A computed fold for a 77-nucleotide RNA from a Kiritimatiellota bacterium, annotated as transfer RNA. It matches the Rfam family "tRNA". It is annotated as a transfer RNA. About the family: Transfer RNA (tRNA) molecules are approximately 80 nucleotides in length. Lineage of the source: Bacteria > Pseudomonadati > Kiritimatiellota. The sequence was found in a public genome assembly.

RNA sequence: AGGUGAGUAGCACAAUUGGCUAGUGCAUCGGUCUCCAAAACCGAAGGUUCUGAGUUCGAAUCUCAGCUCACCUGCCA
Repeated sequence: AGGUGAGUAGCACAAUUGGCUAGUGCAUCGGUCUCCAAAACCGAAGGUUCUGAGUUCGAAUCUCAGCUCACCUGCCA
């Protein structure tokens, strides 16, 4: 330098043909329980879906550019 893949909550991941208020588990916080704690159960909070632009009535999803990470190939030293 070129190619491929990935980027969604603190972490790991979903999201059907583009269509309802973007969900699940763990973690966190609160409560129940307990002498206390753990476990268990109940509940709550937590999102610029990497950034920008475009297409569309409508974008996490499609298109373009950029950024970051991983892998592959190559060049120079």